RNA sequence: AGAGUUUGAUCCUGGCUCAGAACGAACGCUGGCGGCGUGCCUAACACAUGCAAGUCGAGCGAUUCGCCUGGGGCAACCUAGGCGGGGAGCGGCGGACGGGUGAGUAACACGUGGGUAACCUACCCAGGGGCCUGGGACAACCCUUCGAAAGGGGGGCUAAUACCGGGUACGCUCCGUGGAGCAGAAGCUUCAGGGAGGAGAGGGGGGCGGCAACGCACUCGCUCCUGGACGGGCCCGCGGCCCAUUAGCUAGUUGGCGGGGUAAGAGCCCACCAAGGCGAUGAUGGGUAGCCGGUCUGAGAGGAUGGCCGGCCACACGGGGACUGAGACACGGCCCCGACUCCUACGGGAGGCAGCAGUGGGGAAUCUUCCGCAAUGGGCGCAAGCCUGACGGAGCAACGCCGCGUGGGGGAUGAAGGCCUUCGGGUCGUAAACCCCUGUCAGUGGGAACGAGGGGCUUGGGGGUAAAUAGCUCUCAGGCUUGACGGUACCCGCAGAGGAAGCCACGGCCAACUCCGUGCCAGCAGCCGCGGUAAUACGGAGGUGGCGAGCGUUGUUCGGAAUUACUGGGCGUAAAGGGCGCGUAGGCGGGGGGAGAAGUCGGGUGUGAAAGCCCUCGGCUCAACCGAGGAACGGCGCUCGAGACUCUCUUUCUUGAGUCCCGGAGAGGCGGGUGGAAUUCCUGGUGUAGCGGUGAAAUGUGUAGAGAUCAGGAGGAACACCGGUGGCGUAAGCGGCCCGCUGGACGGAGACUGACGCUGAGGCGCGAAAGCGUGGGGAGCAAACGGGAUUAGAUACCCCGGUAGUCCACGCGGUAAACGAUGGGGGCUAGGUGUGGGGGGUAUCGACCCCCUCCGUGCCGAAGCUAACGCAUUAAGCCCCCCGCCUGGGGAGUACGGCCGCAAGGUUGAAACUCAAAGGAAUUGACGGGGGCCCGCACAAGCGGUGGAGCAUGUGGUUUAAUUCGACGCAACGCGAAGAACCUUACCUGGGCUGGACAAGCGGGAAGUAGGGAGCCGAAAGGCAACCGACCUGUCAAAUCAGGAGCCCGCUCAGGUGGUGCAUGGCUGUCGUCAGCUCGUGCCGUGAGGUGUUGGGUUAAGUCCCGCAACGAGCGCAACCCCUACCCCAUGUUGCGACCAGGUGAAGCUGAGCACUCUUGGGGAACUGCCGGCGGGAAGCUGGAGGAAGGUGGGGACGACGUCAAGUCAUCAUGCCCUGGAUGCCCAGGGCCACACACGUGCUACAAUGGCCGGUCCAAAGCGCAGCAAACCCGUGAGGGGGAGCGAAUCGCAAAAAGCCGGUCUCAGUUCAGAUCGGAGGCUGCAACUCGCCUUCGUGAAGGCGGAAUCGCUAGUAAGCGCGGAUCAGCAGGCCGCGCUGAAUACGUUCCCGGGCCUUGUACACACCGCCCGUCACACCACGAAAGCUGGCGGUACCAGAAGUCGCUGAGCUAACCCGCAAGGGGGGCAGGUGCCGAAGGUAUGGUCGGUGAUUGGGGUGAAGUCGUAACAAGGUAGCCGUAGGGGAACCUGCGGCUG
Repeated sequence: AGAGUUUGAUCCUGGCUCAGAACGAACGCUGGCGGCGUGCCUAACACAUGCAAGUCGAGCGAUUCGCCUGGGGCAACCUAGGCGGGGAGCGGCGGACGGGUGAGUAACACGUGGGUAACCUACCCAGGGGCCUGGGACAACCCUUCGAAAGGGGGGCUAAUACCGGGUACGCUCCGUGGAGCAGAAGCUUCAGGGAGGAGAGGGGGGCGGCAACGCACUCGCUCCUGGACGGGCCCGCGGCCCAUUAGCUAGUUGGCGGGGUAAGAGCCCACCAAGGCGAUGAUGGGUAGCCGGUCUGAGAGGAUGGCCGGCCACACGGGGACUGAGACACGGCCCCGACUCCUACGGGAGGCAGCAGUGGGGAAUCUUCCGCAAUGGGCGCAAGCCUGACGGAGCAACGCCGCGUGGGGGAUGAAGGCCUUCGGGUCGUAAACCCCUGUCAGUGGGAACGAGGGGCUUGGGGGUAAAUAGCUCUCAGGCUUGACGGUACCCGCAGAGGAAGCCACGGCCAACUCCGUGCCAGCAGCCGCGGUAAUACGGAGGUGGCGAGCGUUGUUCGGAAUUACUGGGCGUAAAGGGCGCGUAGGCGGGGGGAGAAGUCGGGUGUGAAAGCCCUCGGCUCAACCGAGGAACGGCGCUCGAGACUCUCUUUCUUGAGUCCCGGAGAGGCGGGUGGAAUUCCUGGUGUAGCGGUGAAAUGUGUAGAGAUCAGGAGGAACACCGGUGGCGUAAGCGGCCCGCUGGACGGAGACUGACGCUGAGGCGCGAAAGCGUGGGGAGCAAACGGGAUUAGAUACCCCGGUAGUCCACGCGGUAAACGAUGGGGGCUAGGUGUGGGGGGUAUCGACCCCCUCCGUGCCGAAGCUAACGCAUUAAGCCCCCCGCCUGGGGAGUACGGCCGCAAGGUUGAAACUCAAAGGAAUUGACGGGGGCCCGCACAAGCGGUGGAGCAUGUGGUUUAAUUCGACGCAACGCGAAGAACCUUACCUGGGCUGGACAAGCGGGAAGUAGGGAGCCGAAAGGCAACCGACCUGUCAAAUCAGGAGCCCGCUCAGGUGGUGCAUGGCUGUCGUCAGCUCGUGCCGUGAGGUGUUGGGUUAAGUCCCGCAACGAGCGCAACCCCUACCCCAUGUUGCGACCAGGUGAAGCUGAGCACUCUUGGGGAACUGCCGGCGGGAAGCUGGAGGAAGGUGGGGACGACGUCAAGUCAUCAUGCCCUGGAUGCCCAGGGCCACACACGUGCUACAAUGGCCGGUCCAAAGCGCAGCAAACCCGUGAGGGGGAGCGAAUCGCAAAAAGCCGGUCUCAGUUCAGAUCGGAGGCUGCAACUCGCCUUCGUGAAGGCGGAAUCGCUAGUAAGCGCGGAUCAGCAGGCCGCGCUGAAUACGUUCCCGGGCCUUGUACACACCGCCCGUCACACCACGAAAGCUGGCGGUACCAGAAGUCGCUGAGCUAACCCGCAAGGGGGGCAGGUGCCGAAGGUAUGGUCGGUGAUUGGGGUGAAGUCGUAACAAGGUAGCCGUAGGGGAACCUGCGGCUG
């Protein structure tokens, strides 16, 4: 720091996704040790059990137990005193701290900075003063009583540091008076003096005095005052969430006066008065949320977050309330209401873990009912001490961070084994084994802490107090005493490599590849995407990569994301400029001078808690962790200063803006009037048969007289020409002419005002067409509608009609492709050229031209900008100001809600769900029922066919045991087949064989072996089998032995026409013999790519010429090669036949010859070379001459880059898979030959241009020895016999046929045609039944020229005719060749098909056989509406009203004080009653948010459903926008608009 993903490719826009870091985590697999941290995020759900707040006997009375002492008593026991222990009570202090939780709270709750002159503060500290004198009770206890209990009632006794009275007092409080200082108003501080008011408590030990009470000193307390410290209360500035589909809120509400209340200001509360207060700088309402220090992330800015620790707040079962107190509205207090749980004797009671542990429940998920008060801290106490689930520790959990280990060195024959393999080998891999070592951790044995200081006791010393060597207190030294963790850390010893490695990934992103299995299955997947038989993507394995006691996954946050853009984005076409104007708030604002100092900047100062982060140093062996110091804490307050800029005030200026004057231009607006042309209608005239309409028609109209034509009339609407990228207007928009009223802009010259400006959220106004309301009007046009056509249909396009509407008035509506798809204003930045309006200069008769200038409106272009296209002084350039708007596509401009509207509807405007894209511009192709140019038997012109018949053949289909397989538009179908009776043969049935029909190697073996083989079974194959019976090499005379060949057995293997042509090679078809396809360098472009190769000519041709940012080159074209046409040379047999000679019935038959033909080889010839014309002095075209041949002479071979996953695994080769007693091999028979059908390719015909008979003429190219075969003989014939000749220019096949001559047939299903069938034969072959060919006799079918449609051919071609060859035993209507006869036609390129080049459009790119829209049907999903049903929340009104405070009352009750001798009374208090308020509750009502809901609506998604074809190419009616109507549906039509 980026990467993947839209495309065929490119650039851009844009979303989605990934790599990083983090976590209170969870889940999966795995798990050795230690340290330090962390651990219910959910149900603020419910809780069993134990513990978590007590303490003080030095405040008090009583009591109990033990001990001691005294007394009584013999003793038990009783009693008094003392010491010590215990529970309860009165009393004091503490239970407001500590600990938990995050529900509520959007608030002065929190943070930060201030204020309090408006306040409080127990315990603590400092200073000052005091502590006098009385009194009456109540618990405990006793008696009694109610109750199951909890708990009470009555009576009686009693103490106090409990309670009460009196006295006294200050500098305290209150009320007056006067003075000083301060202040933000009321006030505050202080001084002097007057009046009034307000206190108290004792305990302890020791000493002295005293009998004691008591006194004195000390100490712990008590009280009053002042101050401090600590902690709080209250107030204020500023700061930090979302929704505007929450826009208005407010009755104590805002303020005042007076009062109440509090520690204290305040409407906090109350009475009265006033009518205010808050809000777009977001009130009110709703949703969500404890806030912060910090934490995570990030380069930062920012974003997210608030667990642990620390600060603050809030809460303590839900709600309300007060009491006590210094402090509470009180977690482990009280009262009441409610829900829940428990106890109950049914009468009543008890309870509150969000303390620590623990339980249930919820949940993906979060621990021990542990130890200890040793330390730290807290409460109480004089103290000892007690209490302390705060805390210190331990336990559980890889939950996190950090550290350590699972060993180190050597070790190649690269062991075994696994995996892979091209079988050579490679790899795991120095890895292991093996050798030599070490000793962390764990294990075991031993030693063993720091944390402990203090306090207490004791001994000794010193100081203070004091009369005191008591006591008390302070202090020093010594001794004794205290550790939960824990015998832990740590240290030492011992043994031994011994006990300790996994997880994820390996297609790209992203580091790491092979095999097997699987076969769109099973599965994977973060995105793109993998899997349909060779999967580096699934599963396993081996290997590899990464991390490591962990590794992955999931979730969440930030990042990447400049994808909300402050830093740091955009809006012509990608999402995005408001339809236009006026203007409010707001934002912004010209030049000079002065003042102020709010912003701004600087200095100082206060604060910014600690912890954390950062730096330095230090402590645990390191680290994590911890300690110390520093820095930082972006902020806020106070204060001093600066004065450039912004701001405020003031003064001034004219350039921004505006006013006045003159002038002309204009479809600017409104109203009134008026004119002609045209359409239609009406009347009349003339006139007669159609008119009208279309692609063609029909509906329609017309003999009742249309149309046409003439005249007259009526009426409505619109204004031809001028007319123009002309004008005017803000936009919408505005068009005959005249008049009236009226707005704006522009030009010119001066004068004036003096910043008066720009923009503009809301708001207000204007706003095409369609549409709506009321009333008019209505000629033409024309949604709807009717009819006619078209069509498969035609709810359309076309035609005939036609109503709303279009027009007017008034009102509504408020939209549009309301577009320059470009908001407004200002400044700046080359030009050129048109045009509208004005002014000036020059020139002139004249502005006719020419030049300058201002305003407007176009085009082209510089720089610059842009993704590109393009924009470019009319910016989309460079800047400033203001407004509007955008943030992936679909859902959707939809739903809900609000506002507006008569309605239609408009405006504002989501979500669920779903997709991996949707897009913009440009590029290359392909395509177009786009265009231009040009080719081809492409059409046309012409000749002959096919399609009909019969037959042949191939194919489909069907059938079958099998009908083997392949080929499937052109480019499969007389194709692989250039030869299926057996064979072939791959198929079927049956019979057989297994080391195999065939190859190689290794190991082993047998001996009458290998080999031959009568005979038997059998259809054969095969099986059984008598008998015969070897070879080579070495040693060698021989035997023998050894080896080999052969044989047998076993192994490795053979074999497969089994699969995959979508794994392949090779070969082939096809576009296409089409003229194209590319490269190098350069240039252009961000790039794909372009240029070259386009253009002008020309050609069969990218053939050539010219031009050109291109210049060259390659593969193609052409040529070079072959055949053919002419000539020459050579050659001369087997060829030839002219001359000479011989010779025959005839004949090159013979001699001779090589002239000719011909054969074979070589060469020549043709090149637009020559001439005319055309053309550009080009290429070339055209005509001509010559020539056998002329513009590539004819034909062939030859096929560019590539396309069709075209064809072939069955020619061959070959990877992989499968088979391997069968999918191999052999054999017999059958099948490939089937036949109701369908198609292709052919043959033969349908006849007279013919058939038949007879006669007769002329080829070429081939083939022949297991062959071709002559003559001759036999047979009607096929053929047979025969065998000369010939390995072939010699002999043979061999006759060519059509043709020609003659005859016959005479238009007939025939003397046409020959299918079919019957008979008889011939040939090949082991064998013609299935299933060959031929001959002959007989039979004699369909067929009379072929529907739609369709094929070939442009010259020696088509057509007609025969001949040969390959294959082959035989079989040819097929194929491949050969010659003979030998035409017709081409105007032309509009159309069909195919193709080339240029161009254009495109939503296509598996490329038009493309893409794609909507309804319908089915499945699933989410959502809206809905009669209702139901719940939450809060509102309003009313009812009722607990506890409780406060007020009133208080006839009942009442110790302290007062009066009184007393009785009694007074004062005060209490109960009770009552009033205000008041929680839960109730009634009524409307609001809001949710759940659910028969049914309903659209939407989304879903390999192969239905209907059509709307859009993309002029998409076949150009499309689209708004609106209205119509229609199964896409859509169609009307009106206006846009060009995208």